Small-subunit ribosomal RNA from an uncultured Spirochaetota bacterium, 1467 nucleotides, folded computationally. Its Rfam family is "Bacterial small subunit ribosomal RNA". Gene Ontology terms of the family: ribosome and structural constituent of ribosome. The sequence is in RNAcentral, with records from ENA, Greengenes and SILVA. Model confidence (mean pLDDT): 82 of 100.
[in-house]
RNA sequence: AACGAACGCUGGCGGCGCGUCUUAAGCAUGCAAGUCGGACGGCAACUAGGGGCUUGCUCCUAGCUAGAGUGGCGGACUGGUGAGUAACACGUGGGUGACAUACCCUAUAGGUUGGGGAUAGCUAUUAGAAAUAGUAGGUAAUACCGAAUACGGACAUAACUGUUAGAGGGUUAUGAAGAAAGGCGCUACGGCGCCGCCUAAGGAAUGGCCCGCGGCCCAUUAGUUAGUUGGUGAGGUAACGGCCCACCAAGACGAUGAUGGGUAUCCGGCCUAAGAGGGUGAACGGACACAUUGGGACUGAGAUACGGCCCAGACUCCUACGGGAGGCAGCAGCUAAGAAUAUUCCGCAAUGGACGAAAGUCUGACGGAGCGACGCCGCGUGAAUGAUGAAGGCCGAAAGGUUGUAAAGUUCUUUUGUAUCUGACGAAUAAGCGCUGUAGGGAAUGAUAGCGUGGUGACGGUAGGAUAUGAAUAAGCAAUGGCUAAUUACGUGCCAGCAGCCGCGGUAACACGUAAGUUGCGAGCGUUGUUCGGAAUUAUUGGGCGUAAAGGGCAUGUAGGCGGUUUAGUAAGCUUGGUGUGAAAUGCUGGGGCUUAACCCCAGAGCUGCAUUGAGAACUGCAUAACUAGAGUUACUGAGGGGGAGCUGGAAUUCCAAGUGUAGGGGUGAAAUCUGUAGAUAUUUGGAAGAACACCAAUGGCGAAGGCAAGCUUCUGGCAGAUAACUGACGCUGAGGUGCGAAGUGCGGGGAGCGAACAGGAUUAGAUACCCUGGUAGUCCGCACAGUAAACGAUGUACACUAGGUGUUUGCCCGAGUGGGUGAGUGCCGAAGCUAACGUGGUAAGUGUACCGCCUGGGGAGUAUGCCCGCAAGGGUGAAACUCAAAGGAAUUGACGGGGGCCCGCACAAGCGGUGGAGCAUGUGGUUUAAUUCGAUGGUACGCGAGGAACCUUACCUGGGCUUGACAUAUAGAGUAAUUCGGCAGAGAUGCCGGAGCGUAGCAAUACGACUUUAUACAGGUGCUGCAUGGCUGUCGUCAGCUCGUGCCGUGAGGUGUUGGGUUAAGUCCCGCAACGAGCGCAACCCCUACUGCCAGUUACUAACACAUAGUGGUGAGGACUCUGGCGGAACUGCCGGUGACAAACCGGAGGAAGGUGGGGAUGACGUCAAGUCAUCAUGGCCCUUAUGUCCAGGGCUACACACGUGCUACAAUGGUUGCUACAGAGUGAGGCGAAGCAGUGAUGUGAAGCAAAACGCAAAAAAGCAAUCAUAGUUCGGAUUGGAGUCUGAAACUCGACUCCAUGAAGUUGGAAUCGCUAGUAAUCGCGCAUCAGCACGGCGCGGUGAAUACGUUCCCGGGCCUUGUACACACCGCCCGUCACACCAUCCGAGUAGAGGGUACCCGAAGUCGGUAGUCUAACCCGCAAGGGAGGACGCUGCCGAAGGUAUGCUUUGUAAGGAGGGUG
Repeated sequence: AACGAACGCUGGCGGCGCGUCUUAAGCAUGCAAGUCGGACGGCAACUAGGGGCUUGCUCCUAGCUAGAGUGGCGGACUGGUGAGUAACACGUGGGUGACAUACCCUAUAGGUUGGGGAUAGCUAUUAGAAAUAGUAGGUAAUACCGAAUACGGACAUAACUGUUAGAGGGUUAUGAAGAAAGGCGCUACGGCGCCGCCUAAGGAAUGGCCCGCGGCCCAUUAGUUAGUUGGUGAGGUAACGGCCCACCAAGACGAUGAUGGGUAUCCGGCCUAAGAGGGUGAACGGACACAUUGGGACUGAGAUACGGCCCAGACUCCUACGGGAGGCAGCAGCUAAGAAUAUUCCGCAAUGGACGAAAGUCUGACGGAGCGACGCCGCGUGAAUGAUGAAGGCCGAAAGGUUGUAAAGUUCUUUUGUAUCUGACGAAUAAGCGCUGUAGGGAAUGAUAGCGUGGUGACGGUAGGAUAUGAAUAAGCAAUGGCUAAUUACGUGCCAGCAGCCGCGGUAACACGUAAGUUGCGAGCGUUGUUCGGAAUUAUUGGGCGUAAAGGGCAUGUAGGCGGUUUAGUAAGCUUGGUGUGAAAUGCUGGGGCUUAACCCCAGAGCUGCAUUGAGAACUGCAUAACUAGAGUUACUGAGGGGGAGCUGGAAUUCCAAGUGUAGGGGUGAAAUCUGUAGAUAUUUGGAAGAACACCAAUGGCGAAGGCAAGCUUCUGGCAGAUAACUGACGCUGAGGUGCGAAGUGCGGGGAGCGAACAGGAUUAGAUACCCUGGUAGUCCGCACAGUAAACGAUGUACACUAGGUGUUUGCCCGAGUGGGUGAGUGCCGAAGCUAACGUGGUAAGUGUACCGCCUGGGGAGUAUGCCCGCAAGGGUGAAACUCAAAGGAAUUGACGGGGGCCCGCACAAGCGGUGGAGCAUGUGGUUUAAUUCGAUGGUACGCGAGGAACCUUACCUGGGCUUGACAUAUAGAGUAAUUCGGCAGAGAUGCCGGAGCGUAGCAAUACGACUUUAUACAGGUGCUGCAUGGCUGUCGUCAGCUCGUGCCGUGAGGUGUUGGGUUAAGUCCCGCAACGAGCGCAACCCCUACUGCCAGUUACUAACACAUAGUGGUGAGGACUCUGGCGGAACUGCCGGUGACAAACCGGAGGAAGGUGGGGAUGACGUCAAGUCAUCAUGGCCCUUAUGUCCAGGGCUACACACGUGCUACAAUGGUUGCUACAGAGUGAGGCGAAGCAGUGAUGUGAAGCAAAACGCAAAAAAGCAAUCAUAGUUCGGAUUGGAGUCUGAAACUCGACUCCAUGAAGUUGGAAUCGCUAGUAAUCGCGCAUCAGCACGGCGCGGUGAAUACGUUCCCGGGCCUUGUACACACCGCCCGUCACACCAUCCGAGUAGAGGGUACCCGAAGUCGGUAGUCUAACCCGCAAGGGAGGACGCUGCCGAAGGUAUGCUUUGUAAGGAGGGUG
């Protein structure tokens, strides 16, 4: 785009078309083929007249004719359907010299004479239910039959002619045979006219038969055929012919697809497409076939006959059971089937047909109407105006937006609708009448042509027209994520649902449903189905095959395809004219008619084809004569693991024998099995066997491929080169065919080594493996089979052309210099070109030619089945159902690797100290509970949020209360200072009572502020979602990375830069480079610390001077020192030497307080983990609202069989205890720190000085040091637990605080597997301070004191960076993914069987009927005969061949079904 469509929703009108695509299933009823009285006999009823009379019957005559019959013509047309048919059925073009034709035409010819006998109807009668049949009598014809005649014609014979490829063509002569029918009209009764009839001729038109060419699928159909192929003769036909028969011969068809199977009417056309094509064969038209199924003939001009006949079968109906009837695939209609397809209508008015002389009759052909949006076309459902942009709807926080000039309103129109009136075209002219001609005739009736008149309408009172009326009667459907025009809200929450593909839906859905808006089309719109297109996705036009699917394993060669140069021919192909045909319709162009269009009409071009006939000769073909450039032959030379056979050789291995010799050998990652004291391994000598040939040796050689390797001999194939001669296109390719073809199989040999299977030992969770010890087939030889491999260059063969460079093998030439040239091979790099890229690139995957093979999404599957081959294994050929939306190639970026290279990090190693064992503390899990609130959960949760849960905190539980609320704002109303004290009740919140108490301004009224209360908006929520979010944070990781602009490269993803060579802690720097620059990171800038200068100096300091004290910087004073604070300096690889590339940098050194980022901190790139947090805070959405809010009391967060993390204290002598005695830093203090003194064993109390702090306090530093004691023990270690007594804080220490004293004195004697921290002022060890805080610290954050060991080094573990490589991974290895098993479903295959269908062969039976035979019965016409009778002919009967249906047997094809079995697909 289209449709004979169907379904869903909807539906105003008209025109023109179309309408059982399914079961060629079955059919009730009506109609669809009759007509002619001018062919014939005759005639009911009726009308008129008449007669008989038994007055209501009958007869006669005339008219009119119905029905039936004889006869003629027509029922072979029209109409329906597409079952069969793969065929001369159809299309197209020819042939018929091999034929036929009723009706029709001819101003073509000639006839139409004269006879006969019957028979329907009818009458009478018989059988039967009927259908129907019979007998007797008698009758007519345009029915039937002889006879006569014969211009033509047909036949036979003869002759002539003529043509063709071939014949039955034409002419002439002779011979013999063969026709007919009448009817009507007119008449002057002579005849004439018209319609018929007969014999011929011609025509028109229609048929029969034959032939060339054309149009489906399957080769998993490869051989078929006996009347088969041909001949002769006879028969038959309208006609040729094995069409049929007898005989003879053995042919005929087939890879250019016979035969078989499947499917199918064919065409003009129709749909689609740019075309070429592809699909299709409804309607209209041509042809064919069929008419319930099968067979058959008759009649006829024509049939093997839709509405005829006979027979057989199935089915239906009638029946008196004896018999009969029927055929809608005609028009309507019915039933069933189906997704699905109409009225039992009107009319012959028109067109056409049959009959008729005609009028006319018949006509379900046809013309019309009805039903159906089934299709095409046209029209309408109003038009103009109308902004307060109304109301309502929808969206929005609001403003507002949108629906939308849309509506309303105003003005107008009337297609359509309704009502009334009017009203066609289609009708032409027939008969008849009138007029005028024409031909003929003596005339009449006539024939013929024209003009005038003249009846007839189913549709239909329809189309059209007029008037009235009134916007009145008339809009839906689908879509709205992308493709694809058009978006928002709500509902839902992987549900319901959508979906053509991709895919939507798991609480913010532009994708579901609804609404609003919008978009598209519009009386339709969508969906489904089908066809073509897009699809160059079967590629003729117009594709491919190295890696995506695809080159046969290799050769040889048949058919076939293709083929070098020249010459003169031919004309099959080819080119160009003519002619015929290519029906009409359709389509195209132009024009015309319906108001337009659809539709219809006219004209033209076209119909790309076929046939025929001229012309041409370049090309192809054919045939002719030549040529040498392709190809080949001979001669010469050369290289070679080319092949076959024979002979020979040495090294090695194993075995055997012997000698020497002694304890192992062998093997592995490590072992063991194994072997050896019966003497191995090792070593020496001799012997045997089989197999393979080190070095040479090579991207080197040869071969078609598989493949070929010691040497020599021999036979033999191919190749290359140079130069001559010869042949003369002999060539290339190659479907089938044939041969070769690594491994493998069979038989016979052989068997050293190796070695499937197998055995043992190891390894392992297992180990039917990898490793080891053995070892059989095999490997080797001969003869057969097999026929496959990643048989690979994954690249078919041949020829030609197209830049170079550089190796190598082997020829030849020039030159002698190493070089140059030219062939044939074999490699590498590379230009152009090609390629999706990778790559390829004279050895093409470039450019061309020729031929062959192969491919057409993945899986199913190289499977099933069939066939062929094989000993087997198996091979060749080779599907489908079903299923998926991919499978695949090349390249890119990442990620990953038990890949590689380089490098780093307390990563390992080297060390020191821990954890894991004990007790306790603390966090978590689990369990428990009314609650044990919540969160954090590998690293990156677990002394984490929490920097401090007795109440509070608190979010949890139980119970008791409140409801505008504990808190905020606003409005309105009422009231009152706020506030506070006391009493009572209560667990308290709270409630009740009583008392005190009146802000600011203003004189006051009042206003403002505050509070209480009532009401409404609202508050409130630690309720949910960290997977809706902001912010903040952890981690990789303080790792060195992450990017951009421009340029360049690539089809692109992307690359380059950022890679490389060095170097660094560093993408730090240098050099190089199609890159040049830049940004975020690194570093630096900032802070602390280490040295120092200057300035300043109190509360710090005290050298000098002075004063004072028991003593002390205590005081004056000082600004030197320490110190404090501020501002500076200093370090930069700056200097020297070496290494390095003249670089960057590194190494060493000097100086220096400090040396190579001096030490530490802050600082955290792009990003990753949907990491963490809705319970810090903020926040979208959802949820609660007398509760999930809020207040209160008590309880809980502190539970405890258990498990884990983080810590503390220990296990002791480097220690404990006791005594004495030193030295810090950093902090902190007013609801605070709190001195001295006093009391207490002590916690502490008392006390009150000082201090808002370089001033006073906390404050004692501890380890260390000195001395004493303890003596290796569960202890003078260790301190848990428990008892008692206290202290402090606090309303309150029971659940549940810390501390003190006395007493008690548990586990624990250094900790399994495993695991953590640390590289220097670090680890370890020692104490001190601070935050939180009423109180509570073994935790956290800080501070100082003492103060180590070790680092060879980067193989390994972990993490990371850069480069590179592989990848089937990309939620990225915690990836992906294979097979079995279990379950469910689906299709398939096999299958004991079983049930159909189809066609074949053989035989049996054999209807109807044609043909033949026979002569039983009967017999009008003709013949003989006077007659009887006979004959000819005919009918019936009987019979022979053939013969449908049926039956039997057999095997074949195909379909359904099936226990069971098998694999496959999906989940």